[in-house]
RNA sequence: GCGGGCGUAGUGUAGUCUGGUAUCACCGAGGCUUCCCAAGCCUCUAACCCGGGUUCGAAUCCCGGCGCCCGCACCA
Repeated sequence: GCGGGCGUAGUGUAGUCUGGUAUCACCGAGGCUUCCCAAGCCUCUAACCCGGGUUCGAAUCCCGGCGCCCGCACCA
C1' cells in the first nucleotide's frame, strides 16, 4: 500500500441483515430478607468511535475519517 473483520454503560455483550421504546450479565446506589455477612429477590444510575448524507425517523442504510485485529504485498 491492497483486501477483510470489529468498534454499543466502568467491564463484557444482544440488537445491525429486514431503520421505529437500546437488551442482558457483572460492577455501583437504594430497598426486602438475615442476629451479622454471603447468597437470593426488587428498584434505580450509566452507553451506540468521529464527521457528513439519505429519511418523518439511523446503533442499523450510504460516504469519508480514526483506532484495533487478521491476511496479502513491499522491505535497499

This is a predicted structure of a 76-nucleotide RNA (transfer RNA) from a Candidatus Poseidoniia archaeon. The coordinates come from a structure-prediction model, not an experiment, and the mean pLDDT is 84. Taxonomically the source falls in Candidatus Poseidoniia (Archaea, Methanobacteriati, Thermoplasmatota). Its Rfam family is "tRNA". By type it is a transfer RNA. Rfam links the family to the GO term triplet codon-amino acid adaptor activity. It was read from a public genome assembly.